Predicted 3D model of a 475-nucleotide part of an RNA (small-subunit ribosomal RNA, 3' major domain) from an uncultured bacterium.
[in-house]
Context: one part of a larger RNA
RNA sequence: UGACGGGGGCCCGCACAAGCAGUGGAGCGUGUGGUUUAAUUCGACGCAACGCGCAGAACCUUACCAGGGCUUGACACCAUAGUGAAACGUCUGGAAACAGAUUCCCUGUAGCAAUACAGCGCUAUGACAGGUGUUGCAUGGUUGUCGUCAGCUCGUGUCGUGAGAUGUUGGGUUAAGUCCCGCAACGAGCGCAACCCCUAUUUGAUGUUGCCACCGGGUAAAGCCGGGCACUCAUCGAAGACUGCCGGAGACGAUCCGGAGGAAGGUGGGGAUGACGUCAAAUCAUCAUGGCCCUUAUGCCCUGGGCCACACACGCGCUACAAUGGCCGGUACAACGGGCAGCUAAAGAGCGAUCUGGAGCGAAUCCCUUAAAGCCGGUCUCAGUUGGGAUUGGGGGCUGAAACUCGUCCCCAUGAACCCGGAAUUGCUAGUAAUCGCGGAUCAGCUACGCCGCGGUGAAUACGUUCCCGGGCCU
Numbered sequence: 001u002g003a004c005g006g007g008g009g010c011c012c013g014c015a016c017a018a019g020c021a022g023u024g025g026a027g028c029g030u031g032u033g034g035u036u037u038a039a040u041u042c043g044a045c046g047c048a049a050c051g052c053g054c055a056g057a058a059c060c061u062u063a064c065c066a067g068g069g070c071u072u073g074a075c076a077c078c079a080u081a082g083u084g085a086a087a088c089g090u091c092u093g094g095a096a097a098c099a100g101a102u103u104c105c106c107u108g109u110a111g112c113a114a115u116a117c118a119g120c121g122c123u124a125u126g127a128c129a130g131g132u133g134u135u136g137c138a139u140g141g142u143u144g145u146c147g148u149c150a151g152c153u154c155g156u157g158u159c160g161u162g163a164g165a166u167g168u169u170g171g172g173u174u175a176a177g178u179c180c181c182g183c184a185a186c187g188a189g190c191g192c193a194a195c196c197c198c199u200a201u202u203u204g205a206u207g208u209u210g211c212c213a214c215c216g217g218g219u220a221a222a223g224c225c226g227g228g229c230a231c232u233c234a235u236c237g238a239a240g241a242c243u244g245c246c247g248g249a250g251a252c253g254a255u256c257c258g259g260a261g262g263a264a265g266g267u268g269g270g271g272a273u274g275a276c277g278u279c280a281a282a283u284c285a286u287c288a289u290g291g292c293c294c295u296u297a298u299g300c301c302c303u304g305g306g307c308c309a310c311a312c313a314c315g316c317g318c319u320a321c322a323a324u325g326g327c328c329g330g331u332a333c334a335a336c337g338g339g340c341a342g343c344u345a346a347a348g349a350g351c352g353a354u355c356u357g358g359a360g361c362g363a364a365u366c367c368c369u370u371a372a373a374g375c376c377g378g379u380c381u382c383a384g385u386u387g388g389g390a391u392u393g394g395g396g397g398c399u400g401a402a403a404c405u406c407g408u409c410c411c412c413a414u415g416a417a418c419c420c421g422g423a424a425u426u427g428c429u430a431g432u433a434a435u436c437g438c439g440g441a442u443c444a445g446c447u448a449c450g451c452c453g454c455g456g457u458g459a460a461u462a463c464g465u466u467c468c469c470g471g472g473c474c475u
Stems, first nucleotide, its partner, number of pairs: 007475007015465002019428005026319008034310002042053002064305007073128001078126007089102005106119005130294002133292003139288002141283003144279001146277001151190006157166003170181003196271004201239007210229003215226003242265001245259005321421001325380007337368003342361002347356003387418001392413007434457007
């Protein structure tokens, strides 16, 4: 000087408390450990590994295993020599790769031609290629974390023999080293805040593919048509919020409390943005890269298998245990998005998955697209049930060369555990939690109950800071 203390003071945070919904018990999904295996590829391990890398493992992917093969190689560049085809096809072996045999026209320029040069390919040789082999404790880059916490420093000056201190401490205040006052300090930088994006209000311009108040036409109905741009909405721009105004408190300060006006009030709400550094944190398997190692193999190709195993243990989820409910019928209202090897309408077939069909749309035009919870009516009457749907049998659909290992969906049958969960433990302070559905990336298909978004309905509680956890300042 820091760090630490079951030392002290001050102060924050869903940290506790107050509440709501869960997890921990059940079944299933998924990840991990373990075990097993020829292989179950590898990495990630307290918070900060475990629906993580994986925004898609049947083949491929794929790195693993077994078997079969190749050796200048699947890929790059160069040299020397040879060759003009190589390949496809055909035949043999074969699962394929591959091996052997057979068939067989290189291209361009110059030239009558021989030939020469260039290109392409093959063969041989040599340099070399290649490595998801090793080291993240040799590294770059990227990332997590403390933490969006309010801190971390520098110049000059001053003090101290010096390490260092001061500034940055103190009194107030703030979300904030935010600001004010004081002060041997005076200034400055990286952070904070603001500038950026979305959202909440108004307004100007523009009205098609959007809209329909008024006028006319029209229908079983419908902005369907003429017409219009008022409104909604869309796009571009502008205004608006600054403690600006009033009262009180305060040190005549910073600021705090209350009020007015206002769509919005004191950072309006949300996002992006992550200081100096810490953890030899993570990653040599995104990529790059030093050293080391392999070089007829630790490289490369192929077929099949494995990554999906299963006495068990843990994490994260989904579905439930029911009546604020299940089932049946009727009926209403979104937003974000996506679409040409695509989205696919009307109509028809099928109980259904789906099929036939092919209009329209590169899309404010057409399609995905009927949102669901909700509301109205009916039924069930507390039961392992009309709750719950696991598991299993049978039959079908779709994708794809191919669904045995190992896909998903539909129908019929089957109907398991489960009657609210021990110790313990998680999330959340408002359009939040809870609950309800919808879309997208990846993607042939899908093991998505995951992830990332979108809207609908819409709470309870916060006395307070003694305690648990993490953090900041002073001592």
Model confidence (mean pLDDT): 86 of 100.